[in-house]
Context: one part of a larger RNA
RNA sequence: GAUGAACGCUGGCGGCGUGCCUAACACAUGCAAGUCGAACGGGGUCAUGCUUUUGGCGGCGAGUGAUUUAUCAUGAACCAACAUGUGCAUGACUUAGUGGCGGACGGGUGAGUAACGCGUGGAUAACCUGCCUCACACUGGGGGAUAACACCUGGAAACAGGUGCUAAUACCGCAUAAGACCGCGCUGUCGCAUGACAAAGCGGUAAAAGAUUCUAUCGGUGUGAGAUGGAUCCGCGUCUGAUUAGCUAGUUGGUGGGGUAAUGGCUCACCAAGGCGGCGAUCAGUAGCCGGCCUGAGAGGGUGUACGGCCACAUUGGGACUGAGACACGGCCCAAACUCCUACGGGAGGCAGCAGUGGGGAAUAUUGCACAAUGGGGGAAACCCUGAUGCAGCGACGCCGCGUGAGUGAAGAAGUAUUUCGGUAUGUAAAGCUCUAUCAGCAGGGAAGAAGUAUGCCUUCGGGCAUGGACGGUACCUGCACAAGAAGCCCCGGCUAACUACGUGCCAGCAGCCGCGGUAAUACGUAGGGGGCAAGCGUUAUCC
Numbered sequence: 001g002a003u004g005a006a007c008g009c010u011g012g013c014g015g016c017g018u019g020c021c022u023a024a025c026a027c028a029u030g031c032a033a034g035u036c037g038a039a040c041g042g043g044g045u046c047a048u049g050c051u052u053u054u055g056g057c058g059g060c061g062a063g064u065g066a067u068u069u070a071u072c073a074u075g076a077a078c079c080a081a082c083a084u085g086u087g088c089a090u091g092a093c094u095u096a097g098u099g100g101c102g103g104a105c106g107g108g109u110g111a112g113u114a115a116c117g118c119g120u121g122g123a124u125a126a127c128c129u130g131c132c133u134c135a136c137a138c139u140g141g142g143g144g145a146u147a148a149c150a151c152c153u154g155g156a157a158a159c160a161g162g163u164g165c166u167a168a169u170a171c172c173g174c175a176u177a178a179g180a181c182c183g184c185g186c187u188g189u190c191g192c193a194u195g196a197c198a199a200a201g202c203g204g205u206a207a208a209a210g211a212u213u214c215u216a217u218c219g220g221u222g223u224g225a226g227a228u229g230g231a232u233c234c235g236c237g238u239c240u241g242a243u244u245a246g247c248u249a250g251u252u253g254g255u256g257g258g259g260u261a262a263u264g265g266c267u268c269a270c271c272a273a274g275g276c277g278g279c280g281a282u283c284a285g286u287a288g289c290c291g292g293c294c295u296g297a298g299a300g301g302g303u304g305u306a307c308g309g310c311c312a313c314a315u316u317g318g319g320a321c322u323g324a325g326a327c328a329c330g331g332c333c334c335a336a337a338c339u340c341c342u343a344c345g346g347g348a349g350g351c352a353g354c355a356g357u358g359g360g361g362a363a364u365a366u367u368g369c370a371c372a373a374u375g376g377g378g379g380a381a382a383c384c385c386u387g388a389u390g391c392a393g394c395g396a397c398g399c400c401g402c403g404u405g406a407g408u409g410a411a412g413a414a415g416u417a418u419u420u421c422g423g424u425a426u427g428u429a430a431a432g433c434u435c436u437a438u439c440a441g442c443a444g445g446g447a448a449g450a451a452g453u454a455u456g457c458c459u460u461c462g463g464g465c466a467u468g469g470a471c472g473g474u475a476c477c478u479g480c481a482c483a484a485g486a487a488g489c490c491c492c493g494g495c496u497a498a499c500u501a502c503g504u505g506c507c508a509g510c511a512g513c514c515g516c517g518g519u520a521a522u523a524c525g526u527a528g529g530g531g532g533c534a535a536g537c538g539u540u541a542u543c544c
Base pairs, nucleotide, nucleotide: 001543002542003541005540006539007538008537009536012402013401014400015399016398017397018395019394020360025358026357027356029355030354031353034101035100036099039098040097042095043094044093045092046091047090048089049088050087052085054083055082058079059078063074064073065072066071067070108313109312110311117238118237119236120235121234122233123232124231127230128229132226133225134224135223136222137221138220139219140174142172143171149164150163151162152161153160154159180205181204182203183202184201187198188197189196190195210218211217212216239285240284241283246276247275248274251273252272253271254270255269256268257267258266288310289309290308291307292303293302294301295300315336316335317334318333319332338349339348340347341346366392368391369390370389374388375386376385377384378383405435406434407433408432415426416425417424418423439485441480442479443478444477445476449471454467455466456465457464458463488533489532490531491530492529493514494513495512499528500527501526502525503524509516510515
């Protein structure tokens, strides 16, 4: 000088950062990956129209009764507002299921790993690449199922089974094939080897899916190219120990088969006996690597927290499935340990995601707000999801900034300490007078971040207007009143800036080193004074 720090004393404000270094210990609870109804058939709700069931305000009234013969009462059939239930159709909303895309990104951790893991420079004529961009060529015609649903069965549950019905951008044949792949085969050009590219011919193989506000978009298939992302190989570099000297049997190489996107003992059969090592093999210990960071004039030494790149891992061990991509943190299967439920037959789970809990520890935060911005997934879009992210909360943990007042003020007041009793110091310090108002407080106003976007409206099609902010009534601006609310910590023998008095008496104690203390201690304790730093100051730990 530095720190992801801790501890002691103290503590006014703000900005920006940063915060389990230990038990990769165990985890209650909530959330962290969904989305698409413009792929599909159903279900539900609502509305409208038609149909029909029941009730039926009211209208018209065949007829009947009474009597005062033109009045009253009753009333079949028909029409029928309205209400109600059934069925069908249309529309809107919603959704369990089938289907598509995404859950391989983003987020966490550093256990393992001394390795082509990482860094750097190359190679692939030995490779793959969903979504995206460009170019070319297509998108014809069929089929059989199956969830959902209904019914039944088993089970405590988790869930499972059977029968029957149905749709698709789900699944499967057929047609077509410019180009693609495979086999045969002619030629040309080129390369560092294996070889690569182009082009004539013959034979064989393989495609497709539709949706919609509306007639243009979004899709689908094949091929080529690009972009992006990945994969493999190689040169060099990458900690300690020789009180670890020999190690190796798929081991080293070849031939052939298999496997992979691809080379290769990657794997297998056979053959040969090789391969590594004092330029340190093997073994053991430790460790994620780097850009960086700390220190230093540099060379170097130390370190790898935060941010960025790569790698590895997801309770422990193993395995594959799906897929463009995983051997997959919030997918599946098996085994193990642990926890939970159980009707004892059987089941469920995985915070090294964000919060949070217990435990460990010297020690490390909120079970917060919002998708407004940036970014991501899905969707035509509206929009939905997003503990990524943006913010807020807590901690002087760090850095930076500000304040705790400024000027004047000698009767050098009082008090305190000391004294040679004269004084000296505290000390312009205080008081007093004048002034200012940062921060905090109160009041008024009040953002940018928001647009090239989205929606709605208008349009002269150029554009215009409106809506939309978690943070946040925050930042900021203005005003108000009062010096009011805001200073401590360590040290004073030398190193090392800063001295006296009293107490103690090798005691109590101090101490980084030298060393202080046994009766005049500038070194212990207290007081006055002084020095240093300052919202911090010291101590401890570690590195240079």